The part of an RNA shown here (large-subunit ribosomal RNA, domain VI) has 248 nucleotides and comes from Muribaculum intestinale.
Context: one part of a larger RNA
RNA sequence: CGUAGGAGAUUUGCGAGGGUCCGGCACUAGUACGAGAGGACCGUGCUGGACAGACCACCGGUUUACCGGUUGUACCGCCAGGUGCACCGCCGGGUAUCCGCGUCUGGACAGGAUAAGUGCUGAAAGCAUCUAAGCACGAAGCCCUCCUCAAGAUAAGAUCUCCUCCAUAUAGGGUCGUUGCAGACUACGACGUAGAUAGGUUGCAGGUGCAGGGGCAGCAAUGUCCACAGCCGAGCAAUACUAAUAGC
Numbered sequence: 001c002g003u004a005g006g007a008g009a010u011u012u013g014c015g016a017g018g019g020u021c022c023g024g025c026a027c028u029a030g031u032a033c034g035a036g037a038g039g040a041c042c043g044u045g046c047u048g049g050a051c052a053g054a055c056c057a058c059c060g061g062u063u064u065a066c067c068g069g070u071u072g073u074a075c076c077g078c079c080a081g082g083u084g085c086a087c088c089g090c091c092g093g094g095u096a097u098c099c100g101c102g103u104c105u106g107g108a109c110a111g112g113a114u115a116a117g118u119g120c121u122g123a124a125a126g127c128a129u130c131u132a133a134g135c136a137c138g139a140a141g142c143c144c145u146c147c148u149c150a151a152g153a154u155a156a157g158a159u160c161u162c163c164u165c166c167a168u169a170u171a172g173g174g175u176c177g178u179u180g181c182a183g184a185c186u187a188c189g190a191c192g193u194a195g196a197u198a199g200g201u202u203g204c205a206g207g208u209g210c211a212g213g214g215g216c217a218g219c220a221a222u223g224u225c226c227a228c229a230g231c232c233g234a235g236c237a238a239u240a241c242u243a244a245u246a247g248c
Stems, first nucleotide, its partner, number of pairs: 001152001005163007015149004021049007033038001051106005059100003066093005071086006111143002117137004174248002176192005197243003200239005206232003213226005
């Protein structure tokens, strides 16, 4: 831009892509078969591998704006307490998130037409013959079935609702801001005071592991009590304190 008014929502599926993999064990049954040794088809159940998708309750990673321990050095006048730098200085943990080594799920069943092959009826050719006419079976393969996309499918489809009220006049959208589990940008989603969109604050969850200061014990290092302390990113809520104004 088109899909002959403008929107919102739900769809059909022309077509396209993906997937459609391979074992083990048990029963049937030590049966059929076989002198024995051995040892099934068909059918049923259970359980794996690899691969794929989704997810984070569990397990395990990540977690350089979270917490703690600790070394050297410089600084905050000194003590105490801290901060910078040293691979995040090193080390021990670790929420959200994102992940796999974790969890769940999948390949199926059925149908149609067939290949090699197996047949029925049956002439040419009084017989025979699966084939010439006709008919029936028959594969992990083909078409479907399963999953995803999909009406620019220009043959541009369908349904519902709203606005305009059937027209030369319809008014949707954008910009801007706060932003997200969306994201390179854009796009997409939420919200914009008639407001919980983000931040802040409060509470909770969760992490770290018991702060500073003081008391007590000890010459001291240190220990202990106040104290399940203090601090705290992203999580879950509540709350208009701040910013989403006004406009074009």
Its mean pLDDT, the model's own confidence on a scale to 100, is 87.